[in-house]
This is a predicted structure of a 73-nucleotide RNA (transfer RNA) from an Alphaproteobacteria bacterium. Its Rfam family is "tRNA". Rfam classes the family as a transfer RNA. Its mean pLDDT, the model's own confidence on a scale to 100, is 82. It was read from a public genome assembly.
RNA sequence: GCCGGUGUAGCUCAGUUGGUAGAGCAACGCAUUCGUAAUGCGUGGGUCCGGUGUUCGAGUCACCGCACCGGCA
Numbered sequence: 001g002c003c004g005g006u007g008u009a010g011c012u013c014a015g016u017u018g019g020u021a022g023a024g025c026a027a028c029g030c031a032u033u034c035g036u037a038a039u040g041c042g043u044g045g046g047u048c049c050g051g052u053g054u055u056c057g058a059g060u061c062a063c064c065g066c067a068c069c070g071g072c073a
Stems, first nucleotide, its partner, number of pairs: 001072007010025004019056001027043005049065005
């Protein structure tokens, strides 16, 4: 330099043809216990890597960038 992939909650990831963003773990609260752990119930947490565009509507489509991973040279 060329090609491909990934980027979504604190972490690991889902989100099947565009239609109000989710799970598990973690955190916090309550219950349970003499207390802790475990267990049960509940709560909070995201401008979806950045920008522009298309659209009534973009995590999803197009374009330009950034970071990381892999392959080729």